[in-house]
Predicted 3D model of a 1421-nucleotide RNA (small-subunit ribosomal RNA) from an uncultured bacterium. Rfam family: Bacterial small subunit ribosomal RNA. The coordinates come from a structure-prediction model, not an experiment, and the mean pLDDT is 84.
RNA sequence: GAUGAAUGCUGGCGGUGUGCCUUAAGCAUGCAAGUCGAACGGUAAAUUCCCUUCGGGGAAUACGAGUGGCAGACGGGUGAGUAAUACGUAGGAACUUACCCUAAAGUGGGGAAUAGCUCAUCGAAAGGUGGGGUAAUGCCGCAUAUGGUCGCAAGAUCAAAGUCGCAAGACGCUUUAGGAGAGGUCUGCGCCCUAUCAGGUAGUUGGUGAGGUAAUGGCUCACCAAGCCAAUGACGGGUAGCCGGUGUGAGAGCAUGACCGGCCACAAGGUAACUGAGACACGGUGCCUACACCUACGGGUGGCAGCAACUGGGAAUAUUGCGCAAUGGACGAAAGUCUGACGCAGCGACACCGCGUGUGGGAAGAAGCUUUUCGGAGUGUAAACCACUGUGGCAGGGGAACAAUUUUGAGCGUACCCUGCUAGAAAGCACCUGCUAACUACGUGCCAGAAGCCUCGGUAAUACGUAGGGUGCAAGCAUUAUCCGGAUUUACUGGGCGUAAAGCGUUCCGUCGGCGGUUUAUCAAGUUUCAUCUUUAAUACUGGGGCUCAACCCCAGAUACAGGAUGGAAAACUAGUAGACUAGAGUUUACUAUGGGGAGCUGGAAUUCUCGGUGGAGGGGUGAAAUCCGUAGAUAUCGAGAGGAACACCAUUCGCGAAGGCGAGCUCCUAGGGUAACACUGACGCUCAGGGACGAAAGCUUGGGUAGCAAAAGGGAUUAGAGACCCCUGUAGUCCAAGCCGUAAACAUUCCUUGCUAAUUGCUUGGUCCUUUAUGGAUUGAGUGAUGUAAGCUAACGCGUUAAGCAAGGCGCCUGGGGAUUACGAUCGCAAGAUUAAAACUCAAAGGAAUUGACGGGGGCCCGCACAAGCGGUGGAGCAUGUGGUUUAAUUCGAAGCAACGCGAAGAACCUUACCAAGGCUUGACAUCCCAAUGACCGGUGUAGAGAUACACCUUCUCUUCGGAGCAUUGGUGACAGGUGGUGCAUGGUUGUCGUCAGCUCGUGUCGUGAGAUGUUGGGUUAAGUCCCGCAACGAGCGCAACCCCUAUCUUCAGUAGCCAUCAUUAAGUUGGGCACUCUGGAGAGACUGCCGUGGAUAACACGGAGGAAGGUGGGGAUGACGUCAAAUCAUCAUGCCCCUUAUGUCUUGGGCUACACACGUGCUACAAUGGUUGGUACAAAGAGACGCAAGACGGUGACGUUAAGCAAAUCUCAAAAAACCAAUCCCAGUUCGGAUUGUAGGCUGCAACUCGCCUACAUGAAGCUGGAAUCGCUAGUAAUCGCAGAUCAGAAUGCUGCGGUGAAUACGUUCCCGGGCCUUGUACACACCGCCCGUCACACCAUGGGAGUUGGAAGCACCCGAAGUCGAUGACCCAACUGUAAAGAGGGAGUCGCCGAAGGUGAAGCCAGCGACUGGGGUG
Repeated sequence: GAUGAAUGCUGGCGGUGUGCCUUAAGCAUGCAAGUCGAACGGUAAAUUCCCUUCGGGGAAUACGAGUGGCAGACGGGUGAGUAAUACGUAGGAACUUACCCUAAAGUGGGGAAUAGCUCAUCGAAAGGUGGGGUAAUGCCGCAUAUGGUCGCAAGAUCAAAGUCGCAAGACGCUUUAGGAGAGGUCUGCGCCCUAUCAGGUAGUUGGUGAGGUAAUGGCUCACCAAGCCAAUGACGGGUAGCCGGUGUGAGAGCAUGACCGGCCACAAGGUAACUGAGACACGGUGCCUACACCUACGGGUGGCAGCAACUGGGAAUAUUGCGCAAUGGACGAAAGUCUGACGCAGCGACACCGCGUGUGGGAAGAAGCUUUUCGGAGUGUAAACCACUGUGGCAGGGGAACAAUUUUGAGCGUACCCUGCUAGAAAGCACCUGCUAACUACGUGCCAGAAGCCUCGGUAAUACGUAGGGUGCAAGCAUUAUCCGGAUUUACUGGGCGUAAAGCGUUCCGUCGGCGGUUUAUCAAGUUUCAUCUUUAAUACUGGGGCUCAACCCCAGAUACAGGAUGGAAAACUAGUAGACUAGAGUUUACUAUGGGGAGCUGGAAUUCUCGGUGGAGGGGUGAAAUCCGUAGAUAUCGAGAGGAACACCAUUCGCGAAGGCGAGCUCCUAGGGUAACACUGACGCUCAGGGACGAAAGCUUGGGUAGCAAAAGGGAUUAGAGACCCCUGUAGUCCAAGCCGUAAACAUUCCUUGCUAAUUGCUUGGUCCUUUAUGGAUUGAGUGAUGUAAGCUAACGCGUUAAGCAAGGCGCCUGGGGAUUACGAUCGCAAGAUUAAAACUCAAAGGAAUUGACGGGGGCCCGCACAAGCGGUGGAGCAUGUGGUUUAAUUCGAAGCAACGCGAAGAACCUUACCAAGGCUUGACAUCCCAAUGACCGGUGUAGAGAUACACCUUCUCUUCGGAGCAUUGGUGACAGGUGGUGCAUGGUUGUCGUCAGCUCGUGUCGUGAGAUGUUGGGUUAAGUCCCGCAACGAGCGCAACCCCUAUCUUCAGUAGCCAUCAUUAAGUUGGGCACUCUGGAGAGACUGCCGUGGAUAACACGGAGGAAGGUGGGGAUGACGUCAAAUCAUCAUGCCCCUUAUGUCUUGGGCUACACACGUGCUACAAUGGUUGGUACAAAGAGACGCAAGACGGUGACGUUAAGCAAAUCUCAAAAAACCAAUCCCAGUUCGGAUUGUAGGCUGCAACUCGCCUACAUGAAGCUGGAAUCGCUAGUAAUCGCAGAUCAGAAUGCUGCGGUGAAUACGUUCCCGGGCCUUGUACACACCGCCCGUCACACCAUGGGAGUUGGAAGCACCCGAAGUCGAUGACCCAACUGUAAAGAGGGAGUCGCCGAAGGUGAAGCCAGCGACUGGGGUG
C1' cells in the first nucleotide's frame, strides 16, 4: 500500500459498487421452461349469444387433458474432481451442424394404425390391463430424380405436409450445393512442490487387416514385431479449476484468480444408455448405494452447487420483496404467453466517492478544570452574548429522462426545482520513551499492568491506570488475519565460500552435459532488421463527454511491454558443412634429479630373553616414596646364542608423489616429472552431475607372528576423593598375508584449467654463454621458501606472479543460532558404523575481525618496612576501653575487610539524652501575622505535689503634641510552629580510601571505513610523564618538583620581664652597669651537582673527592591530579519528596545508655636483679592560668583543709621533671616481684556520688614465672625506654593531642608473600576473575522419536458375484402398413444366452494417518 474480510468503540445524509472465503452439509414452503388451435381429433372449465322437451343442445371468444411440432443441450449455479481427455497461445486436417441467409429443383397419388374418448377391470396410492371406435404437418409404401450416394462402367438407390386466406398471396415441407455462426478432433510451445518417489509400461509402442465413429486414431479386435517413456526428471505422492486480469513493486519479479468476461468440469455418491442437429442431459429416463418422506406393508416418491427462505457449521456474509416497463431468451403468422435471466427496491459504514455537523463578530482573556517556582500559565475566540445562513430535517406546491413508434413505468410522485419553518437531533477513534507527529500531574510500587522490536514497572514512571493538554485521521478510527514492498535476506537485473554459513579427503580413467586456438569458403539454426496476421470485450493509459463535482458511466485513440505464426533481407559473431594452419595438446630422440610404487635378498647398532663366567647386596623408580626385582645370587660386567620390530649419524634445510604418504643397503619389475633440439600428428583440448579407482590412525574377519611399546585390567603413590596426571606390571593391538571399513583440525580450514599484472633475496635441480679457469660471473627453464602500502583486493586481519589482484571456462557448496555431524526412510557394511538428511519446538541473537580496559597460579623492567636482616610488641594473665552476642520496660542511634571496633564521644551521676516507665500541655518549649484584655514582665514569700504545675500574697512600665504610640505579659482565632521520624540508593557540603602512587588529559596535525591510535611508545636516567637523546608529531593543561611553615649554621637590627664576659654589689643577675655571649623575634646570607676526577653517548645522570654548619629532595610539616568504591554521614549543618500533628511534637520525675554465660579488637600494668625498696644529688622542652593558677606559712601519716603574697604572665604560679647518677638493702622465691579483689576509716567536686565518680590511709594480696597457631610496628635522633603539658571538664584518662630526656641493632639482596607503576602477550571477561561458564541429578511444563498392539483412510492387484444397459448370438413364441388370390414370404419384436459392466464380497502385500502401557533423547524455567 491492499482486502469478498472479521472484532472493539463510535455512528448524520446521499450516490456507485459489493455481500457463505467454512459443510460439493441437509433442506419445509413458494416460484425458476415452456409455447403453438394458422398441425390434429376434439370440448373438462369460464364468458357472451341463440334454441330447449329444462335433461340439455348449438355458435363464438377461447381452451383443461391428449396426439403432433419446436424449445427444454441456452440462460442461471458451484469449483468437488482435474497437473492434463484442462487452460493459454499459435497452427492443422480426416468431420458434423436444428433454427438463419443465398442458389437450383420439387411438393403427385395412396395405405395402415394410435392417444384422447367410451365400456369393463386391478390397485391405498403411484399407476396399470383388456374390448371398441377416431384425426393429423404422427407413421408406411408407390411414382418422379434437377440433384445426391455407391460403382471403372453398365447400372443400382434416395424425397416431401400441409395450414391460413374470398383471392392475390403468406407461412411451411422435401432434395442438393454454398455461406455465417457453433461444435468435435489433432499438433508445437507455456503451465506448482517433492528424488527421504528411479525406473515405468503388455493394448503397452509400431505395423497389416477388419470393425466402429460425424470424423483421424489401439478407439476396439485378430495376427506379426519388441518396442515406447525416463536425471532436459518418466512413474509415484502432495496441492490446485485455468486464463483475461487483480494487489504490490522503480523495474525484474512475487503473491493471487471474489465481483465482471472467456474456457473447462460437476449437478446427493456411482454407472448406463435412450431421444435428438446437438446430451450420455441441474429442475429427462433406467439401475445400484446412502439419506429423507408417504403407505392399507403389497408398494411407491424425492434430489435448491437456480431465486428467496430454513437448520447446521462458523470469526463471518442479506428479503420466503416488486415487475416483465426496459435489455435478452423460448414458442407463435401475430396478438400474446412464459422468463427468481434481467430491471428495480429492501438489509449491512463491507468498500470507494461526495457533503454536513454551522458562518462572522466577541476579553490582555468569565466560570469550571488542569498545573504552578503561588507571580502566573494552559484549555482559549473556545464559551456565554450579538448578527446571520440553511447542506440536512419537517411541511406544502410543482415535477422529469429512462419508450427513435400507436399502446405499455416495477422503480416513483423518485431525482430535481420553488415556498415556509428550524442552530435545532448530527464527532468520534487511536496515539503521545525511541523508531514516530505529539507532555505534564496524580494514583500504583517488579504489584496491577504494558509491549510491533529494543524494553517499561522494585516510592519522584513523559512507557502501567486516570485526568488535563497535545498529535494524527475523521463518519469513521484502531486491532487481528493474509499478500507484496522495504529484503541486494535465493542476488536474471543483483550475493557469496582463507578466518563470519559455505571448496566434496584427493586426483586419476573420465560418461552425459557445459565451454573451446588461427584462417578460407559456404549455409542461414541462433542473432539483427522490414512487412503481414493474431493477441475478444472489459480492465490499465491518453484525450474528450454525461450524472451539480467525484466515485461511477459513455465515446474515441494510441500503442507499449511481452508472446506466437508467416514471408523477405543482412552475414560481423556463435552454431553447422567442406578445406587449410601450428602458438594449445600429444608423439619420437638425447640427457637429467628423486626417501614415487611393488617384490625378493642382505646388513649392523640397540632393547629383551636364555646359557655360562666374575662378583656379593643391593637394584629400580620418584618432587619424595612405595608396589616391584634380588643371598634360590639380582643390578653391574664378560662371552656365546635366540627372536622380533625399527632403520642412529647423513637429515630442523631439502627431494618425490594426485592426495593419504614415502628415509638401512643391493637386485629385478614399474609409474610420473624436468631440460635441450630438430622432426612428426594437426585442436586430438579444459572442466566434469552420476559412475569407477585410491584413501592416515583406530576398528573388524581368517591365519601367522609377538623383542620393545602399550588401551583394558591389577598393584603402589598423590589427593578431601583420584575411576587421572607419576611409578611397577600387563592383554588386545602395534608387525606379516588375504579381505573389509571409508572416516580425521584428511588444513594452506584457500577446487581444477588458462592468460595477464612492480621489484628484491634464498634453497633444490637441469641447460646455455663469457673470460682473468675461479669456492668466478651473466643468463634461461622447472620446483620450493622469505620480504613487500608497486598496483590492486579485503569488514579487518591479511593476500600480493605459488593471489585472497585483473579476466575466461567448468564443477561442488552456503542462506540466523539451537534442535541436528539428529529422527524416520533408503543405500552400503560381518559389526562398529558410514552416506544422504528433515520437522515440531525454542531464542533474539549466534558469529567474524579489530579497539580500549580489566584480569592471568603469562613474560620483561621497576618501586614500597612488601619480603629478607634486626629491635620491640600483640595473641596467654589481671584490669581499662570499644564492638558483637545475649538480656532488658529501655539497655537511643550511627560506623562493618584493609578504609567499623580508646570510632562520632576534646570526657553519659542530674543535665547531656535522641531510649524506657509514669505524670502533664495542645497555636504549643521556639518564629511571624491578627484580635481582645491588663500594666506590667522580672523578682520575692507561702501552701499542695516526685516535679512539671496549680493557687494565694508582696512589689510593679516608658514616651507623649494627652488624641495616642511603643514595649511586655495573659487569653483567643487560624494560617502555622515542631520532629535526633524515613530515604546518604533523590541531594549539597564535608570526609575516608587506592595514594604523595606518577599518573590523567587536551588543541592542531598525521594514520585508520571505524571504535581508536600517535603524542604518553623506544634507548638511557630519576624519588618523579624527573631530565636527555631519538621519533609524524608539535605544543599545552591538571598532577611531580619549586614557591609556604618549623628546624639545623652564620650575619645584621633590637635589648625587657631575657642574658652576665669585664667592673662594683648580693644569701640569690639581687641590684648598678652592659647587650659581648645565650636567648627572644624582625630582616638577610647559605646548597646550585656550583668545583675537581672517573664512568656514560662529548647528553641527562651516577660514583668518588674538596670545601662547608649542612651535599646531592639536608630533616619534618602543610599541600592529595583525572577518577574508583551508588564508600561514610538526612544524628553537625543545609535540603527535595514521603510521613506524624491532643503526637513520631513539647515539659517533668525516676530509670537506662554503666546489664553479663560468652567472643573479638585496641590499650595499661606485670611476670622481675639491665630489677624492687629506702635515702641523697643533677639536667629539659612545650604549654596552661581570673567561674583561674596559687607561692609561702600552719594543721593532718595522707588525700586535703585553713589562711594568704604574686600573676591577665620571657616578670608570678602550676612545677617535683623522670629515667640517669651516688649509696644502702633484698638474693631468685609466686618473693621486699606483681598489684587485681575485698573490708574499714577518710578526703574532694557537686542540688545529689545507691544504681554510677575520683583520690587517700591502713589491712587484704588473685592471676601471672615471657605466652599455640597466627600476627603488628619500626631504617636514625628512628625503634625502644623515661617523664612533662594541654584540650574536653564542677568532678571524673591506662584514651587523644603535643613536648622534650636517654638512645640502639640491621638491610646480603629482590627468588618468594602483599600492594603499586610501565611495556608486552592471551582472553569466550566489560557488573570487568568475587567474571564467565560445562554436564549429571531433583522438580514443573512443552513438542517430538521408538513402542506390544489397536482404529481409520486412499489407491492399486487377484478372484467371486453381477443390476440397468449398448453390442452380438438365438428367437420353436408374437406382429397393422410391403409382396402375395391363398399358403406364406420380406421385415420387426418379446424372451433366452454371451462379452463388457457399477455397487457389493473375499484374499495377500504394502502405503498414509490417529490413539497407545512403557521408554529415549531434546527445549524452556